[in-house]
RNA sequence: AUAAUCAUAGUUAAAAGGUAAAAUAUUGGUUUGUGGAUCCAAUGAUAUGGGUUCGAUUCCCAUUGAUUAUC
Numbered sequence: 001a002u003a004a005u006c007a008u009a010g011u012u013a014a015a016a017g018g019u020a021a022a023a024u025a026u027u028g029g030u031u032u033g034u035g036g037a038u039c040c041a042a043u044g045a046u047a048u049g050g051g052u053u054c055g056a057u058u059c060c061c062a063u064u065g066a067u068u069a070u071c
Stems, first nucleotide, its partner, number of pairs: 001070007010024003018054001026042004047063005
C1' cells in the first nucleotide's frame, strides 16, 4: 500500500428488518455466630456521521479503531 473480518453493559456475548435476551461484575436485600456460597431485586449497552425503509443492531456508503493475509 491492497484485501478480508470485526466493533453491542465494567467484561464475555445473542438478536439475520418490528420496542436489545443472557451470563458475570457492581449495589441492595435474604441466609449465616462472621465471611464465602445460595436465592431475590435494581442499575447499566448497539464505534462515529450519512443514506434506504412506515420501521435499521441488522441493508448500503464514508470515517475511526482492532485483527489477519499479501506485498